[in-house]
Context: one part of a larger RNA
Molecule: large-subunit ribosomal RNA, domain VI
Organism: uncultured bacterium AD249-B8
């Protein structure tokens, strides 16, 4: 820009892409078959591998924003903290993200067929699956499954929302009005921009919210992690022990307007060739 008014949702599916995998074991059955050695079809069941998709309850990883221990040195002498040394080193670890972890998938049915197997059947009194006609049959083809998809210009469908003002000039008129041009008034539905932001994200985009408000931060409560804080008291000569599952606690969960989402703005018109 188009999809003959504008808009918001929900969709149909022409078409496109992906997928369609493999192996082992049990049973049938040591059966059919075979002198024996050996050893099935068909059918049923159970697993596994690779690949793919999703997820984080479990097992782990990471976790330089959490907790603790500890070495050297400095700040202030003790104590307590902090800086630097690869995050100084070490032991753990929330959320998120993850695989080696977990769940699921390639199933079944159907249609038309290939090679092949047939029925009926002439040409050609017979025969013949074929010439007319009618069946069966493959991991293959078309569907079925997953994803995208109306720029599918043949531009689809459904639901809902919004706009009905006045004046002047010209032309036409069935005298109701219509078309074109100009002006005034109006500015809808909705969108954009701005802000607080997100399990969304390179940036655009996408989603939530903007005081009629829980969108983010703070605060409160909880959870989780770490592992018994500082100070003080008591006991002990002291190292320490007890008061103490203490203190602290990121991204988690719930609540709460305390802080920040202020006031304004821009686009979009007037019933649709």
């Nucleotide at each position: 820009c188009g999809c003959a008014g504008g808009a918001u949702a929900u969709u149909u599916g022409a078409g496109a892409a992906g997928g369609u995998c493999a192996u082992u074991c049990c049973u049938c059955a040591g059966u059919a078959c075979g002198a024996g050695a050996g050893g099935a079809c068909c059918g049923g069941g159970a697993a596994u591998g690779a690949c793919g998709c999703a997820c984080c309850a479990c097992u782990g990883g990471u976790g330089u924003u959490c907790c603790a221990g500890u070495u050297g040195u400095c700040u202030u002498c003790c104590a307590a903290a902090g800086g630097c040394a690869u995050c100084g080193c070490u032991g753990g670890g929330u959320a998120g993200c993850u695989a080696u972890g977990u769940g699921c998938g390639g199933a079944a049915c159907g249609g038309a067929u290939a090679a092949g197997c047939g029925c009926u059947g002439a040409a050609a009194g017979c025969a013949u699956c074929u010439a007319a006609g009618c069946g069966c049959c493959a991991a293959g083809c078309c569907u079925u499954c997953u994803u995208c998809a109306a720029g599918a210009u043949a531009a689809g469908a459904u639901a809902u929302c919004c706009c009905u003002u006045c004046c002047c000039g010209c032309u036409c008129u069935u005298c109701g009005g219509a078309g074109c041009g100009g002006g005034a008034c109006u500015g809808u539905a909705g969108g954009c921009a701005g802000g607080u932001u997100g399990a969304a994200g390179a940036c655009g985009a996408c989603g939530a919210c903007c005081u009629u408000g829980a969108u983010a931060g703070g605060c409160c409560g909880g959870g989780u992690g770490u592992g018994u804080a500082c100070g003080u008291g008591u006991a002990g000569c002291g190292a320490u022990a007890c008061a103490u599952g203490a203190g602290c606690u990121a991204a988690c969960c719930g609540g709460u307007a305390c802080u920040a989402a202020u006031c304004a703005g821009c686009c979009g018109u007037g019933a649709g060739g």